[in-house]
RNA sequence: GCCAUUGUAGCUCAGUUGGUAGAGCACUCGACUUGUAAUCGAGCGGUCAUGGGUUCGAGUCCCAUCAAUGGCUCCA
Numbered sequence: 001g002c003c004a005u006u007g008u009a010g011c012u013c014a015g016u017u018g019g020u021a022g023a024g025c026a027c028u029c030g031a032c033u034u035g036u037a038a039u040c041g042a043g044c045g046g047u048c049a050u051g052g053g054u055u056c057g058a059g060u061c062c063c064a065u066c067a068a069u070g071g072c073u074c075c076a
Base pairs, nucleotide, nucleotide: 001072002071003070004069005068006067007066010025011024012023013022019056027043028042029041030040031039049065050064051063052062053061
């Protein structure tokens, strides 16, 4: 340099044919317990990597850029 895959909550990840953004863990509060852990209930938490385009409507489709991972190639 080229190609492929990936980018969504603090972490790990779903998200179906384009039609109200979700789960588990973590965190906070409460219940239970002598107390802790465990368990149960509730709550908090989002620039869907960035910018643009298409569309009535985009996490989802298209383009560019950035980053991560893997592969290939060139030079020394």

The RNA shown here (transfer RNA) has 76 nucleotides and comes from an Anaerolineaceae bacterium. NCBI's taxonomy places the organism under Bacteria, Bacillati, Anaerolineae, Anaerolineales, Anaerolineaceae. It was read from a public genome assembly. It matches the Rfam family "tRNA". By type it is a transfer RNA. Model confidence (mean pLDDT): 80 of 100.